[in-house]
Molecule: transfer RNA
Organism: Hydrogenibacillus schlegelii
RNA sequence: GGCCCCAUCGUCUAGCGGCCCAGGACGCCGCGUUCUCAGCGCGGAAACCGGGGUUCGAGUCCCCGUGGGGUCA
Numbered sequence: 001g002g003c004c005c006c007a008u009c010g011u012c013u014a015g016c017g018g019c020c021c022a023g024g025a026c027g028c029c030g031c032g033u034u035c036u037c038a039g040c041g042c043g044g045a046a047a048c049c050g051g052g053g054u055u056c057g058a059g060u061c062c063c064c065g066u067g068g069g070g071u072c073a
Stems, first nucleotide, its partner, number of pairs: 001072007010026004018056001028044006049065005
C1' cells in the first nucleotide's frame, strides 16, 4: 500500500427500517434483609465512533473519515 471484518452504558453484549426517548449480564449507586460484611430482594444512574446521504422514518441501508483486528505484498 491492496482487500476483508468490526465499532452500542464502565466491561461484555442483544437489537430481520417503525413494537426501542435502545434490552440483558457483570460492575456501580441507593433502600430493605443482617450485629457487620457477603449473599439475596427491590429500585436507580449509565451507551448507539465522527460527518454526510437514502427514506415518511436509520442503532439498523449507502458513502467518506477515524480507530481496532485479520490477510496479501